[in-house]
RNA sequence: AUAGAAAGCUAGGGUUCCGAUCUUUAUGGUGACUGGUCCGAGAGCUUUCGACCUUCUUGAAGGAGGUUACACGGAGGGAUAAAAGCCCGGGAGA
Numbered sequence: 001a002u003a004g005a006a007a008g009c010u011a012g013g014g015u016u017c018c019g020a021u022c023u024u025u026a027u028g029g030u031g032a033c034u035g036g037u038c039c040g041a042g043a044g045c046u047u048u049c050g051a052c053c054u055u056c057u058u059g060a061a062g063g064a065g066g067u068u069a070c071a072c073g074g075a076g077g078g079a080u081a082a083a084a085g086c087c088c089g090g091g092a093g094a
Stems, first nucleotide, its partner, number of pairs: 004049006012039002017036002019033001020030003050068008070090001072093001076088003
């Protein structure tokens, strides 16, 4: 710094829906309810694609191997039902 992209998962997160629980049984209360659905990492994991390098075969083009590093971090604001390591944001600052 234009420090690639996607998917799956996790840490984490809350409460629309389901479940739990309470009641006044309702279009209700409770997330100081373990959970399922759900949200979910730039600085977490894995995989795939992309990019690049080396090498081999080769008519086009493919095979094999490798690299893709590093990254301390508020306050505040925003979305969704709501919150968050989500987004602003590899931001301010250090």
A computed fold for a 94-nucleotide RNA from a marine eukaryotic metagenome, annotated as Guanidine-I riboswitch aptamer. Its mean pLDDT, the model's own confidence on a scale to 100, is 84. The RNAcentral record of the sequence draws on MGnify.